[in-house]
Context: one part of a larger RNA
RNA sequence: UUGGGUUUAAAGGGUACGUAGGCGGAUUUUUAAGUCCGUGGUGAAAGCCUACAGCUUAACUGUAGAACUGCCAUGGAUACUGGAAAUCUUGAAUUCAGUUGAGGUAAGCGGAAUUUAUGAUGUAGCGGUGAAAUGCAUAGAUAUCAUAAAGAACACCUAUUGCGAAGGCAGCUUGCUGGACUUGAAUUGACGCUGAGGUACGAAAGCGUGGGGAGCGAACAGGAUUAGAUACCCUGGUAGUCCACGCCGUAAACGAUGAUUACUCGCUGCUAGCGAUACACAGUUAGUGGCCAAGCGAAAGCGUUAAGUAAUCCACCUGGGGAGUACGCUCGCAAGAGUGAAACUC
Repeated sequence: UUGGGUUUAAAGGGUACGUAGGCGGAUUUUUAAGUCCGUGGUGAAAGCCUACAGCUUAACUGUAGAACUGCCAUGGAUACUGGAAAUCUUGAAUUCAGUUGAGGUAAGCGGAAUUUAUGAUGUAGCGGUGAAAUGCAUAGAUAUCAUAAAGAACACCUAUUGCGAAGGCAGCUUGCUGGACUUGAAUUGACGCUGAGGUACGAAAGCGUGGGGAGCGAACAGGAUUAGAUACCCUGGUAGUCCACGCCGUAAACGAUGAUUACUCGCUGCUAGCGAUACACAGUUAGUGGCCAAGCGAAAGCGUUAAGUAAUCCACCUGGGGAGUACGCUCGCAAGAGUGAAACUC
């Protein structure tokens, strides 16, 4: 390379948008580039292959043929692909009407709890654990009550629920705003799918500047445990966690399952609609769960939300270690990220 693969054996990019490219619905006409057929030219000789011949045979050599699967020119064919023109509505989109939700963002407000401060009542313990101790407390703690302040998070509702491209999103109200779904009608008329590079978004931790700091809490200190205990447990506690702006760009970023389209038995829940009522059941669209037929799979299992049957496009894999390392380059304030080997070894 061909071929084969990517849930769990190596392998789906974290996610989307989108450039080039690749692929692409129905009908008619035309063209004849691809495609197919014919003819002519060329495709050196030798070699290879076939037949015959010459050295006693063979190797070897000679003669003839075939082949040289190609290229060029020319004449045709027109089903398919491509180009051109016209038309269509089922793919796609728009509009009108309705529904829906923790989708996003900004501002305001709320109660419970916690901690702290002050005041009051009150007296000797509190706290913590397997048991303790460190710690707090007669300078009056813990407990109870009142008042005030602060920061962070939103109990119940709350789930096999919902929304979002993913990350993710939950007190209440309001402003602005993105999407999805449904029904019927109208409009555009293939405007579509995928997407190398690229761009944007992207948990937590971390970084920069300035705020904030209740609780929790890496580091750190002390007390225990232990043979030791740089831990697990306890008492404290800094960064951080929070806010604004700017970086970082990674995760078991997981459904360990790329996107899109079509097709393939059923049963049973839930969410949002539609529709129909004969008040019994059945129907339909989109999503979200459970169990299964066929089929698939090494099995576990998957099974209309496919890992089934097919198609298009992208990404990725090719024994283990060395190694996601070295070197180089790009990005970053840094931490580091991206790209990414080899020697050697089994």
Model confidence (mean pLDDT): 87 of 100. The part of an RNA shown here (small-subunit ribosomal RNA, central domain) has 346 nucleotides and comes from Chloropicon roscoffensis. Its Rfam family is "Bacterial small subunit ribosomal RNA". The family has 99 seed sequences and 42,628 matches in Rfam 15.1. The full RNA is in RNAcentral, with records from ENA.